RNA sequence: AUAUAGAUUAGAGGUUGCAACCGACAUAAUUAGCUAGUGGAGUUUCUACUUAAACUUUGAACCUAGUGAAAGGGGAAGUUGCCGAGGCACUUCGUGAAGUAGCACGAAGCUCGCUGGGACAUAGUUCAAUAAGCUAUGGACUGUCGCAGGCAACAAGUUGUUUGCGGAGCGCUAACAUUAAU
Numbered sequence: 001a002u003a004u005a006g007a008u009u010a011g012a013g014g015u016u017g018c019a020a021c022c023g024a025c026a027u028a029a030u031u032a033g034c035u036a037g038u039g040g041a042g043u044u045u046c047u048a049c050u051u052a053a054a055c056u057u058u059g060a061a062c063c064u065a066g067u068g069a070a071a072g073g074g075g076a077a078g079u080u081g082c083c084g085a086g087g088c089a090c091u092u093c094g095u096g097a098a099g100u101a102g103c104a105c106g107a108a109g110c111u112c113g114c115u116g117g118g119a120c121a122u123a124g125u126u127c128a129a130u131a132a133g134c135u136a137u138g139g140a141c142u143g144u145c146g147c148a149g150g151c152a153a154c155a156a157g158u159u160g161u162u163u164g165c166g167g168a169g170c171g172c173u174a175a176c177a178u179u180a181a182u
Stems, first nucleotide, its partner, number of pairs: 008175004014083001017082005025074001033067005042055004046102006086115003090109007116142002120138006144167011
């Protein structure tokens, strides 16, 4: 003189950011159960197979009539904590009568696995469910940075705004920093 940190701290995206608690409300539900009738040997456990157990001729299943819930799941408003917030994938353990294979719920782990964010559409999956969740795909929207342009301002090479293309949170902005090291 040139170019320029790491760590740390603090922040931003969204009025549909994320999660938890609580919960009006709707669904569950022309349901389960109970009563009566008919009927006459089966029925039940999350699904399938095998087994085990329980109920049933003191009357099973199915059907008809009457009566008729609840749990779980969802969830407006509100409160709290936060910005890999969280979610998914994978592994292990537990519960659902036992085993196998699934599925659901819960817990722990694992990484330098995927994911910037929310919505919409389609398909699949789970579920009683058209709810909600999850996965994949798609085209837009949105925040951020990079590159290339336009316009404007003036501090004259910066700032703001806008167009197009592209990337990913292991990111971005600010302070530290007229810094350390080289």